[in-house]
Background: The part of an RNA shown here (small-subunit ribosomal RNA, 5' domain) has 539 nucleotides and comes from uncultured Thioflavicoccus sp. The source organism's lineage runs through Bacteria, Pseudomonadota, Gammaproteobacteria, Chromatiaceae and Thioflavicoccus. The full RNA is in RNAcentral, with records from ENA and SILVA.
Context: one part of a larger RNA
Parts: sequence; structure tokens; C1' cells
RNA sequence: GGACGAACGCUGGCGGUGUGCCUAAGACAUGCAAGUCGUACGGGAUUGCCCGCAAGGGUGAUCCAGUGGCGAACGGGUGAGUAAUGUGUGGGAAUCUGCCCUCGAGACGGGAACAACCCGCCGAAAGGCGGGCUAAUACCAGAUGCGGCCUCUGUGUGAAAGCGCGGAGAUCAAAGGAUGCCCUCUGCUUGCAAGGUAUCGCUCGAGGAUGAGCCCACAUCCUAUCAGCUAGUUGGCGGGGUAACGGCCCACCAAGGCUAUGACGGGUAGCUGGUCUGAGAGGACGGCCAGCCACACUGGGACUGAGACACGGCCCAGACUCCUACGGGAGGCAGCAGUUAGGAAUAUUGGGCAAUGGGCGCAAGCCUGACCCAGCGACACCGCGUGUGGGAUGACGGCCUUCGGGUUGUAAACCACUGUCGGGGGGAACGAAGGACGUGCGGGCGAACAGUCCGUACGACUUGACGGUACUUCCAAAGGAAGCCACGGCUAACUCUGUGCCAGCAGCCGCGGUAAGACAGAGGUGGCGAGCGUUGUCC
Repeated sequence: GGACGAACGCUGGCGGUGUGCCUAAGACAUGCAAGUCGUACGGGAUUGCCCGCAAGGGUGAUCCAGUGGCGAACGGGUGAGUAAUGUGUGGGAAUCUGCCCUCGAGACGGGAACAACCCGCCGAAAGGCGGGCUAAUACCAGAUGCGGCCUCUGUGUGAAAGCGCGGAGAUCAAAGGAUGCCCUCUGCUUGCAAGGUAUCGCUCGAGGAUGAGCCCACAUCCUAUCAGCUAGUUGGCGGGGUAACGGCCCACCAAGGCUAUGACGGGUAGCUGGUCUGAGAGGACGGCCAGCCACACUGGGACUGAGACACGGCCCAGACUCCUACGGGAGGCAGCAGUUAGGAAUAUUGGGCAAUGGGCGCAAGCCUGACCCAGCGACACCGCGUGUGGGAUGACGGCCUUCGGGUUGUAAACCACUGUCGGGGGGAACGAAGGACGUGCGGGCGAACAGUCCGUACGACUUGACGGUACUUCCAAAGGAAGCCACGGCUAACUCUGUGCCAGCAGCCGCGGUAAGACAGAGGUGGCGAGCGUUGUCC
């Protein structure tokens, strides 16, 4: 000199863009942060319309849980642990992959339940037990097998491993479900059923895409005041296990394996893209943003699933907190706010799903503290303002003085003007793409000029938290807006008074003991300016 997630002191007008618990991975009140689907299914409650004298039936709407599906493994947080099971770069083979894309083949006929509901019971609660009924895209066995997997086997090729083409055996499927539309043929009753059709789904297989698991090489902090470490240890054979290779696990056999190119141990630490500094080489760092990893009160475990050993799932143990009728239960903010503690120190218990993105859904839509915004903080960077021009051989006051004057100083007053920002009034966006409806056109399917789906054009309707914000215009008025540090040398800027080795200053050298340019105050001056200094840390 530069830099900062900073803090402290004095001061503080406006805006934009960023950024904000670095400490206790301490403890947490309260609210919210993951749901959705009635186009999978059966109920309960309320209610509209129709039929009926009524009981009741039909048909819609809203709400409620339940069965079922998909999601909840994403998104969001944190950096504790980890020096290699991580990360970075480059390779690799023994793997899996829901949803998505392409292609091939298929979905036949049955069965038994369990919730909800009803009845009864236990419990303070959390919750639970028994009996009875019932649906499905839930569950079960059977059939079929384009194919897949496994076993045996033939054959081509090849040195082999393997790859290709066959044969036999065994084995593995499904929801022909949901919704809209049609009525030429069949049935009943106008319309519906069967049937047809479109869309969304279901099963098996091949390939792709994406995601994930695994292996290898190299690189990756300090310490030798850590020198030897190792029994599943190193390798083999056989097996188990896994999606998969493997001592991953097990039995047997061998006695190996690593190490001064630093094993083993100890300390510290998430890694990277990058950031800061520096002419570079290098050094230091890894906050925000992005990729990877790890963790979710502490430790352990598996279940479900395409995917977890699962932050807002389950089980066990522990510490802690809460409820209790004392029998027993409940909980996990390192999600967003917020509280408390700790600390030099770090924000609102805000608005909205309008946009972007995500989950579910045919869709409309619902959910989304992701996100987009607003609030707070000069925390950082950037921009703007606090007026402009004129105005005295120069007011008053202050300070100095050699008492002549000098200086503050064109500074003020005063005159003329301007109107940024702030204040008040008016106008007023972009961010909106879409969506649903109607019409037309084109295309796919289809026997169809039913229908439906996709695309597109037009018409009218409709969607903005920010926000009446940005921006713009008018009004008023110089009116509301300057400080901080320094002035001995380094280092730019000097005098007076007070003090008298005192009080004090100080980054280093050093100042102060009666004329102190170094202390304190004042005037003046220098520097920077909504900041200026100090402290800390890095280069």
C1' cells in the first nucleotide's frame, strides 16, 4: 500500500447492487418449512335437483378421514467428523437405474381378504383389543411366454478368455383399469349396456438418456522430541454375500504385506472451481455463489423402496426437556423466522406463489420459509447531494502582532439564480409467458364428414407479492443534509496560552524537569469526506 462475512470510537443526507452468528455441531417456547391424485377404490357428513303419498330411489356439489398410487432419497441447513472409505485430474470394468425417449411383444379366466363403516371393550392420555360387512390400478394362486434369467448341450470363430447362432429342461408377467365420445349392427326403455374409438395408464423384453455404486494412477498441511507397524494381517483354493469386483464375510492352506521416497502414531483441517496479495515466482485463505463429500440430540441397527441405512421415517440404548390420573406417554430448528446462552459481533416470529424451479394431477389446480420480494444494519462496493454566479484595497467577532498591521476571507452579510436528493400533489409501467372459453385452419388415430388429441391463428375474458414501486410531471423552498483524523522526523500541515519529568503522548526514533511546533485547549493549516480514525488478521 492492498484486502476483510469484521469489531470499536466519533459522526451520519439519499439511492442502487451485494452482504450479515466467524463464538456454543449449546439448549430451544410458538407458527410455518411435503404433499398431491375422486380420470385407481369403497364409505361417512352436509346439501341442490328429479321421481315417489311415504319409505326410498336416481343424479350432481362441498367437506372428511380411510384403502391405493406417486412424491417424501429432491429442494433447504451445517462443517462436527474426515489427512483418505474424502477431494481434484485422468483412466477403467465386474454393475444397478423410478419417472423420460425409441422399438418389439402382450394383458386370459378366477379367488380370498383387510381398512374405512357398524357393534362391544380397555386406557387419564398416547393409543389399543375383539367381533361383523365391503371395493379397487391393493393382495393371492393358475394359464399363456415375443422374450428374459438359470442349468445341460451342439456348433462357428478365436491361442484363450470370450463373442455369435441353435437345441432341451426349469423358471419369470400384467390393471384391458380409468375417463371422454359414438349408436350402423345385438340387447333393454329416448338413453344406456355390449361393442367401437381417443387419451392416460398396466406387463415382459431390447436400446438410449439421466442418475448412482465400484476399481486404478498421480496430486493433496505440520510433526522423527512418533521408527518400526500388521493375525483377516498379505496371498491362494473353495464357498457365502452383493446390483456388482473384492479378505466384503467364512472354512482350509501358505507366511506373507507396509516402512527414512517417512509406514505406524500425534496435531490440525471438509476438498475444489476460486478469493486476497504479489511484477512474477510464490504466500495466505476456501465467507457469499457453483461442483463433490460428510452430518442431522449422542451411539448403534435395519425396514420400505428404482434410490436411504433416510434432517422434519421406524427400532434399541444414552443424556436432556415436557405431560401424567404415577400405570404410562411425548420430543429433537446444523429448514424459515424467533427465544435464550456464549460473544467484540451478525437481521423480521414480514408479503407472495405474480415470475423461475420442484412434487402430485388428463387438466383446472393444490402444495412449496426452494424462490421472488419487502424490512433491519454506512457491513462492503458504486452513484448523487449538502447549492450556483456576483459580492470589500476587505464588515463584526475570533486568533496573532514588531501595535503599523496580518489572518480567518469572497468566506459571511447582501444581490441575482437554479432545483439534483429529500417533502407534497397528479400520471404511471416492463417484469405476463400463460390459462380457460368460442371459432377457423393444419396434422395424428379412426370405417367415419362421431369423437378425441396435438399444433396454430383470431375473438372476447382473465392472472403482479413487489406497489401506486421504478419512471415521469407539477408545486413550494437555499430552505432539511459535514464530519473525522492529523500538523517533531518518517509524513502534507504552526503559532499562542496553560502545564512544569507533573498531568499526559507514543507505530519507531522519542517528547514533558518555566518560553514544549511532540502533553492539554484555542486560532490557523494539511488530508480524506458520509465518512474518518483505531484494533485484529492475511499478502